[in-house]
RNA sequence: AAACGGCAAACCCGUCGAAAGACGGGGACGCAAAGCUACGAGGCUUCGGCGUGCCCCAGAGUGUGGGCGCCGCUAUGCCGGUCGAGCUGCCGAA
Numbered sequence: 001a002a003a004c005g006g007c008a009a010a011c012c013c014g015u016c017g018a019a020a021g022a023c024g025g026g027g028a029c030g031c032a033a034a035g036c037u038a039c040g041a042g043g044c045u046u047c048g049g050c051g052u053g054c055c056c057c058a059g060a061g062u063g064u065g066g067g068c069g070c071c072g073c074u075a076u077g078c079c080g081g082u083c084g085a086g087c088u089g090c091c092g093a094a
Base pairs, nucleotide, nucleotide: 006031007030011026012025013024014023015022016021029081035087036086037085039084040083041082042079043078044077048074049073050072051071053070054069055067056066057065058064
């Protein structure tokens, strides 16, 4: 190279989830590991938590308390079709 095949993006439907996303069915953009594993990096989400940073209410001893209302930060969540790493694997011109 060829051959038998394999997987399945976006999108649609259903379920779970706060979400990211996952699973099942349909469907194919692509993939020689687009097989498996969250170990490393990077990315995504923010239920919850933190921050008087802002705002509102109460109060007044100009302390404090409440509202996560807005914003920011944060994984214990997620991404293996982001990359690396580890393990496994079909064919055979070599």
Predicted 3D model of a 94-nucleotide RNA (c-di-GMP-I riboswitch aptamer) from uncultured Longimicrobium sp. The coordinates come from a structure-prediction model, not an experiment, and the mean pLDDT is 83. Of the family's consensus pairs, 95% are formed in the model. It matches the Rfam family "c-di-GMP-I riboswitch aptamer". Rfam's curators write: GEMM was predicted in a large-scale screen for bacterial structured RNA regulatory elements. NCBI's taxonomy places the organism under Bacteria, Pseudomonadati, Longimicrobiia, Longimicrobiaceae, Longimicrobium.